[in-house]
RNA sequence: AAUGAAAAAGGCAAACUAUUCGAAAGGGUAGGACGCAAAGCUUAGGGUCUAAUGGCACACAAAGCCAACGAUCGCCUGGCUACCAAAA
Numbered sequence: 001a002a003u004g005a006a007a008a009a010g011g012c013a014a015a016c017u018a019u020u021c022g023a024a025a026g027g028g029u030a031g032g033a034c035g036c037a038a039a040g041c042u043u044a045g046g047g048u049c050u051a052a053u054g055g056c057a058c059a060c061a062a063a064g065c066c067a068a069c070g071a072u073c074g075c076c077u078g079g080c081u082a083c084c085a086a087a088a
Stems, first nucleotide, its partner, number of pairs: 003085002011036002016031006034074001040080003044077003047072003053067004
């Protein structure tokens, strides 16, 4: 450098619950463990979710439709960084 043990030191924490922030998607904190060898960081490309706001339409409003600049890195790819050390 590469690889990843039914190893070891250490780590993270899904669903769900409580509380809180948010229009929502979703996020924070505490509990909790389904899982994870980058489940550490990064929205850079793609995917997915949401639609306050804007647009379309309408006489107006509601409903509807469209759009990320919102969200997700525990959806995939790329980039940056890192613990451990069996076999080959």